The RNA shown here (Glycine riboswitch aptamer) has 100 nucleotides and comes from a soil metagenome.
RNA sequence: CCAAUCUGGAGAGCGGUCGGCCGGCAGGCCGACCCACCGAAGGGGCAUCCGGCGCGUGAAGUGACGCGCCGCAAUCUCUCAGGUCCAAGGACAGAUGGGG
Numbered sequence: 001c002c003a004a005u006c007u008g009g010a011g012a013g014c015g016g017u018c019g020g021c022c023g024g025c026a027g028g029c030c031g032a033c034c035c036a037c038c039g040a041a042g043g044g045g046c047a048u049c050c051g052g053c054g055c056g057u058g059a060a061g062u063g064a065c066g067c068g069c070c071g072c073a074a075u076c077u078c079u080c081a082g083g084u085c086c087a088a089g090g091a092c093a094g095a096u097g098g099g100g
Base pairs, nucleotide, nucleotide: 001099002098004096005095006094007093008092013035015034016033017032018031019030020029021028022027036084037083038082042080043078044077045076050071051070052069053068054067055066056065057064
């Protein structure tokens, strides 16, 4: 560093319409579309420093200075994806035993 197992783990509509299924009804489940939201699967974007390159100043040369370009992060940001009762999922953290 990687995966596995165990434990903890937030946020946001119990929204509307239509269709299907279950049902005696009430109601429930699934799908699609619409509106409103969330950020902690995944994904996109961005900085300083630093590294590299180019140009200029300077210079015997190295160094230095200035400008530009490229690379580089997140719990920031976007909200594509995903999510908005429970469940599931879940960044991250701890533990266990493994692999590199």
Its mean pLDDT, the model's own confidence on a scale to 100, is 80.